[in-house]
Molecule: c-di-GMP-I riboswitch aptamer
Organism: Sulfurovum sp.
RNA sequence: AUUUUGUUGUGCCAAACUUGUUGUGAAGCAAGGACGGAAAGCUAUGGGUCUUAAAUCUAAGAUCGCCAGGCUACCAAA
Numbered sequence: 001a002u003u004u005u006g007u008u009g010u011g012c013c014a015a016a017c018u019u020g021u022u023g024u025g026a027a028g029c030a031a032g033g034a035c036g037g038a039a040a041g042c043u044a045u046g047g048g049u050c051u052u053a054a055a056u057c058u059a060a061g062a063u064c065g066c067c068a069g070g071c072u073a074c075c076a077a078a
Stems, first nucleotide, its partner, number of pairs: 003078004012037002017032006035065001041071003045068003048063005
């Protein structure tokens, strides 16, 4: 340096729920909270699921903590 693996973790992320706030909505953000996580970091590329007031249905969105793909990365061991 590369590959594989996940056994260490006073460090990292934060489900449900509650409050506030934005949105028509799915949901997002902030605080609290901790079910879980070793990519629960990033990316809507494919599939899945979900939403849609106006406009529209060969549309517009949400979700990467649903699965797969792509990119990057800490610690430890071999």